Small-subunit ribosomal RNA, central domain from a metagenome, 351 nucleotides, folded computationally. The full RNA is in RNAcentral, with records from SILVA.

Context: one part of a larger RNA
RNA sequence: CUGGGCGUAAAGGGCGCGCAGGCGGCGGCAGAAGUUCCGGGUGAAAGCCCCCGGCUUAACCGGGGAAGGUCCUGGAAAACCAUGCUGCUGGAGUGCUGGAGAGGCUAGCGGAAUUUCGGGUGUAGCGGCGAAAUGCGUAGAUAUCCGAAGGAACACCGGAGGCGAAGGCGGCUAGCUGGACAGACACUGACGCUGAGGCGCGAAAGCCAGGGGAGCAAACGGGAUUAGAUACCCCGGUAGUCCUGGCCGUAAACGAUGGGUACUUGGUGUGCGGGGUAAUAAAGUCCCUGCGUGCCGGCGAUAACUCGUUAAGUACCCCGCCUGGGGAGUACGAUCGCAAGACUGAAACUC
Repeated sequence: CUGGGCGUAAAGGGCGCGCAGGCGGCGGCAGAAGUUCCGGGUGAAAGCCCCCGGCUUAACCGGGGAAGGUCCUGGAAAACCAUGCUGCUGGAGUGCUGGAGAGGCUAGCGGAAUUUCGGGUGUAGCGGCGAAAUGCGUAGAUAUCCGAAGGAACACCGGAGGCGAAGGCGGCUAGCUGGACAGACACUGACGCUGAGGCGCGAAAGCCAGGGGAGCAAACGGGAUUAGAUACCCCGGUAGUCCUGGCCGUAAACGAUGGGUACUUGGUGUGCGGGGUAAUAAAGUCCCUGCGUGCCGGCGAUAACUCGUUAAGUACCCCGCCUGGGGAGUACGAUCGCAAGACUGAAACUC
């Protein structure tokens, strides 16, 4: 480079926004760059390929032909592609009405519980385990009642439920704010899809500065267990976990499944909308319909497992990635970072 691939065999970028680029709806007109066709020119010789011939054969040599191009030039066509002009509404978007939601940020508030402190009652134990011990307790613990302080997390509702691009989001109230969805119209008129670089977001742990610290708890100390026990169990316990600001940029960042569009039998739940049916005022029932989210399955797909209108089916567009195992996500170099390290990422050698 070409080919074949990427749920589990190697392989989907953690997620989004988006410059360049690639790709792009329906109709009319124009010219004709691409495109197609026709004519002319050229593509030296040798070589390669085919045919014939000459050296005894071959190599070698001679003759003829063919092939060889994003080629040049003149002309024609106008379907497709590109371009210009013009129009359309189905893609996309805007406006209007409406309800749903742990979507985000900020501030305030609330109750239960744990812990500590103060006080009351009360006395000999409590705690913990497989059994114990360390530990706490006559300086009055545990238990119980009243009060106070402080931090963190929000039982029930809660649901295979909802929202978000992903990470993720759960007490209540208010303010600010993003997105999606439905309904009936009106408007703009292809304004679209994807997206190398780039920019932003990005769990936990970790780092810097300043606060905070109830519970939990790496490290650490002690008690047990054991042959040992740098563990599992128990008693303690510091970073950390929390807040503010700034870094880090990773993950089984998973649906191990990139995004978009179209098409292709069904059944049954559930969430949020819209419409209809019936004795009707409501709940509810049943039917139709849009969006989301599950389960089961038909064709088809698949190595199988399984997937199956939320595709891993049928197709097209764009991006990322893979190319035997180990060496190795290592070394070196570059970039980034305070550091930890991240990103990019080999080879020798070996099977």